[in-house]
Context: one part of a larger RNA
Molecule: small-subunit ribosomal RNA, 3' major domain
Organism: uncultured bacterium
RNA sequence: UGACGGGGACCCGCACAAGCGGUGGAGCAUGUGGUUUAAUUCGAGGCAACGCGAAGAACCUUACCAGGCCUUGACAUGUCCAGUAUGGACUCCAGAGACGGAGUCCUUCAGUUUGGCUGGCUGGAACACAGGUGCUGCAUGGCUGUCGUCAGCUCGUGUCGUGAGAUGUUGGGUUAAGUCCCGCAACGAGCGCAACCCUCGUCCUUAGUUGCCAUCAUUCAGUUGGGAACUCUAAGGAAACCGCCAGCGUUAAGCUGGAGGAAGGUGGGGAUGACGUCAAGUCCUCAUGGCCCUUACGGCCUGGGCUACACACGUGCUACAAUGGCGGUGACAGUGGGCCGCGACCUGGCAACAGGUAGCUAAUCCCAAAAAACCGUCUCAGUUCGGAUUGUCCUCUGCAACUCGAGGGCAUGAAGUUGGAAUCGCUAGUAAUCGUAGAUCAGCACGCUACGGUGAAUACGUUCCCGGGUCUUGUACA
Numbered sequence: 001u002g003a004c005g006g007g008g009a010c011c012c013g014c015a016c017a018a019g020c021g022g023u024g025g026a027g028c029a030u031g032u033g034g035u036u037u038a039a040u041u042c043g044a045g046g047c048a049a050c051g052c053g054a055a056g057a058a059c060c061u062u063a064c065c066a067g068g069c070c071u072u073g074a075c076a077u078g079u080c081c082a083g084u085a086u087g088g089a090c091u092c093c094a095g096a097g098a099c100g101g102a103g104u105c106c107u108u109c110a111g112u113u114u115g116g117c118u119g120g121c122u123g124g125a126a127c128a129c130a131g132g133u134g135c136u137g138c139a140u141g142g143c144u145g146u147c148g149u150c151a152g153c154u155c156g157u158g159u160c161g162u163g164a165g166a167u168g169u170u171g172g173g174u175u176a177a178g179u180c181c182c183g184c185a186a187c188g189a190g191c192g193c194a195a196c197c198c199u200c201g202u203c204c205u206u207a208g209u210u211g212c213c214a215u216c217a218u219u220c221a222g223u224u225g226g227g228a229a230c231u232c233u234a235a236g237g238a239a240a241c242c243g244c245c246a247g248c249g250u251u252a253a254g255c256u257g258g259a260g261g262a263a264g265g266u267g268g269g270g271a272u273g274a275c276g277u278c279a280a281g282u283c284c285u286c287a288u289g290g291c292c293c294u295u296a297c298g299g300c301c302u303g304g305g306c307u308a309c310a311c312a313c314g315u316g317c318u319a320c321a322a323u324g325g326c327g328g329u330g331a332c333a334g335u336g337g338g339c340c341g342c343g344a345c346c347u348g349g350c351a352a353c354a355g356g357u358a359g360c361u362a363a364u365c366c367c368a369a370a371a372a373a374c375c376g377u378c379u380c381a382g383u384u385c386g387g388a389u390u391g392u393c394c395u396c397u398g399c400a401a402c403u404c405g406a407g408g409g410c411a412u413g414a415a416g417u418u419g420g421a422a423u424c425g426c427u428a429g430u431a432a433u434c435g436u437a438g439a440u441c442a443g444c445a446c447g448c449u450a451c452g453g454u455g456a457a458u459a460c461g462u463u464c465c466c467g468g469g470u471c472u473u474g475u476a477c478a
Base pairs, nucleotide, nucleotide: 001478002477003475004474005473007472008471009470010469011468012467013466015462016461019426020425021424022423023422026318027317028316029315030314031313032312033311034309035308042053043052064304065303066302067301068300069299070298073129077128078127079125080124081123082122083121084120087106088105089104090103091102092101093100109119110118111117131293132292134291135290136289140287141286142282143281144280145278147276152191153190154189155188156187157186158167159166160165171182172181173180197270198269199268200267202238203237204236205235206234207233208232212227213226216225217224241264244258245257246256247255248254320419324378325377326376327375328374329373336367337366338365341360342359345356346355347354348353385416390411391410392409393408394407395406396405432454433453434452435451436450437449438448
């Protein structure tokens, strides 16, 4: 100087407390461990691994296993020889396919010294080499997590100390903040904080189509004429600064209350992550040193596996019901997406869906039905709760749903009556609850990311648990 203390003082955080809803019990989904397996590819491991990499494992993906094949190779550059521009589609034979054999059709370049000569392509030869999701994240770059959006981390000069170092950065106040004020052997500065950026909330200006409709006509309908007010859209501006008033405070920084205001003391949310810590994570995104393989640890293919199942854990979904189930009626959103696409409408089917077909490269057309809501019924039961499981018949995607997809109809109708010890989230348009959209994607979502609808309770307080900051103290630790 640090680190540590079941030392002290002060302060903060959904840290506790006060509340609301969960998890832990059940069934299922999903990830992991374990076990099994020819293989169940690999990584991630307290917080900070476990609906994580994976924003889509039937083939492909795929890295794993079995079997069948290739060896200058699926891909790059170079040398030599032969042929020839080339590229594409299809048929047949054998085969699981890769690979191999035979054939048909379409298409067929530029330069040129007129020589396949050059560029290009195909086949062959040998070799340099290619290739490796093989190892090492404890050799690395890059990227990321975490402490933590915590308020800290440092430097120059000066001063003090033999020195390591100290001072500044401590102290008195204050703040969300090393934020600011005052004081002070310090005076300044940098990286952080804040602000500048995006978005939401108010108003104004500009602009009115595909959006809007107050007034005037018109219509089933903003449908048409018309209008530019309103809504909205999207570009620019205004607006908030403790600016004003009162009190408190040291006359300061600031704090408390009030006025005006759409908004008040950082207005809400986002982006933004200091010096560093964890030899944290990643050599399987990529890049890369070293090591290793080179007729195989490389490459192609078929089939299987990653989907196994006595069990254990994490994260979710659905429930156990009446604040509910079922039937009917039928309003009110906001994000988004659409041409190998979204598909209105009509017809068929109980339905999944199918057959036709309009419109739309979209403020124009479509996905699109929002759901919780309202009315009726059921009357506390393993039920008109709950839907697992199983049987059967279908639909769709796709070369192909056996291993192993999703959906529909009929039948079946399991556990479950609110969950032990323990444990998680949340302070306001939040929790809870309700639906909607998107990425990935042929198909497949209870996951993820976004969107809106309805919309609470509680916070006395900081003694205690956890984490963190500042000062101080002890130490046989570094």